[in-house]
RNA sequence: UGAGUCAGUCAGGCAAUCGCUGGUUCAUUGAAGCCCUUAACCGUCUGUUACAGACAAACUAGCGGGACAAGUGAACGAGAGGAAAGUCCGAGCUACAUAGGGCAGGGUGCCGGAUAACGUCCGGGGGGCGCGAGCCUACGACAAGUGCAGCAGAGAGCAGACCGCCGAUGUUCGUAAGAGCAGGUAAGGGUGAAAGGGUGCGGUAAGAGCGCACCGUAUGGCCGGUAACGGUGCAUAGCAGGGUAAACUCCACUCGUAGCAAGACCAAAUAGGAACUCAAUGGGCGGCCCGCUCAGAGUUCGGGUAGGUUGCUUGAACGGCAGAGUAAUUUGCCGUCUAGAUGAAUGAUUGUCCGCGACAGAACUCGGCUUAUCGACUGACUCGCCUU
Numbered sequence: 001u002g003a004g005u006c007a008g009u010c011a012g013g014c015a016a017u018c019g020c021u022g023g024u025u026c027a028u029u030g031a032a033g034c035c036c037u038u039a040a041c042c043g044u045c046u047g048u049u050a051c052a053g054a055c056a057a058a059c060u061a062g063c064g065g066g067a068c069a070a071g072u073g074a075a076c077g078a079g080a081g082g083a084a085a086g087u088c089c090g091a092g093c094u095a096c097a098u099a100g101g102g103c104a105g106g107g108u109g110c111c112g113g114a115u116a117a118c119g120u121c122c123g124g125g126g127g128g129c130g131c132g133a134g135c136c137u138a139c140g141a142c143a144a145g146u147g148c149a150g151c152a153g154a155g156a157g158c159a160g161a162c163c164g165c166c167g168a169u170g171u172u173c174g175u176a177a178g179a180g181c182a183g184g185u186a187a188g189g190g191u192g193a194a195a196g197g198g199u200g201c202g203g204u205a206a207g208a209g210c211g212c213a214c215c216g217u218a219u220g221g222c223c224g225g226u227a228a229c230g231g232u233g234c235a236u237a238g239c240a241g242g243g244u245a246a247a248c249u250c251c252a253c254u255c256g257u258a259g260c261a262a263g264a265c266c267a268a269a270u271a272g273g274a275a276c277u278c279a280a281u282g283g284g285c286g287g288c289c290c291g292c293u294c295a296g297a298g299u300u301c302g303g304g305u306a307g308g309u310u311g312c313u314u315g316a317a318c319g320g321c322a323g324a325g326u327a328a329u330u331u332g333c334c335g336u337c338u339a340g341a342u343g344a345a346u347g348a349u350u351g352u353c354c355g356c357g358a359c360a361g362a363a364c365u366c367g368g369c370u371u372a373u374c375g376a377c378u379g380a381c382u383c384g385c386c387u388u
Base pairs, nucleotide, nucleotide: 001384002383003382004381005380006379007378008377009376010375012353013352014351015350016349017348018347020079021078023076024075025074026073027072028071029070034066035065036064043055044054045053046052047051081359085370086369088368089367090366091365092364093259094258095257096256100290101289102288103287105255106254107253108252109251110124111123112122113121114120125139126137127136128135129134140250141249145248146247147244148243162189163188164185165184166183169182170181171180172179173178197215198214199213200212201211202210216239217237218236219235220234221232222231223230224229263310264309265308266307273301274300275299276298277297278296281295282294283293284292317336318335319334320333321332322331323330324329354357
């Protein structure tokens, strides 16, 4: 200096003016209703009999005070993301519900860890890609069984003889040489992505792990490792009936369902309507069976209402420091409170700066994965070139 790999941060900045949503505090208005306070009448006694006075105990109207819903004003501070998207996984939470067993069905699939959990993440092993830093991995079992593989080819599975080679043995023709047939063969050639391990020597009629040496493969031993696995100038065996399970299947482990439009409360309205079916029946929120539990359940016609409050934001939360761990992560201490809308809030204008602004807007919350994306910056590492 060029090209890469991995990880992290930001997501136009600054200023001014006006505007929107909700929070805290203060002030003001504050209806009906609510709370407090509250007289007479009524009652008792005395005098007098038109009533008057005194006393006791409450109710209630009015007046007054207070709180509250809501409105208005002011001040202070807050207000969309790295993916808010997809709805693909996992949970928190809510309901079924007193809630168990089995079948079917679903999910995962090398080893060891992390986590609330996961199909996620971290670290390793095997395999593959890359010169490399690194990246990918749907990675249990094909000798439990059943399938599938176009064309070519003799033959694509416990498969095979097209061209070839032999013709030892048997047989036909021939004086013989030799030719043919029966038979043997899978080393050579061919087809194909792939054809029963490779090279060499011996052997044979010609061949073939038929035998041997070396390599390879399988099993066992030894060494290392928690393990997956790795190594081995150890031992044995001629040992290899291919591929595919992201085919059905088998094996191991595991799995309630539905979802905030879940649920809870308040208010309002209507017709506590009519008919039919079931009684060893019906209901109990993925399917079926058993069990348990409840006493009604289902279908058709007809009528009414659909408004408000809550769930709703303090969280398996975020940040800093220290410790443990290779890491994912975790422990302790300190600090912070950062949207809760409901036809749906953060926008508009002006000025200025440069990196010229992409993908794109919360709707119960959180941990991941996947997809989209203009750019800028930081750190570590790899390869190439030049100079010293």
Predicted 3D model of a 388-nucleotide RNA (Bacterial RNase P class A) from Mesocricetibacter intestinalis. Rfam family: Bacterial RNase P class A. It is annotated as a ribozyme. Rfam's curators write: Ribonuclease P (RNase P) is a ubiquitous endoribonuclease, found in archaea, bacteria and eukarya as well as chloroplasts and mitochondria. The coordinates come from a structure-prediction model, not an experiment, and the mean pLDDT is 76.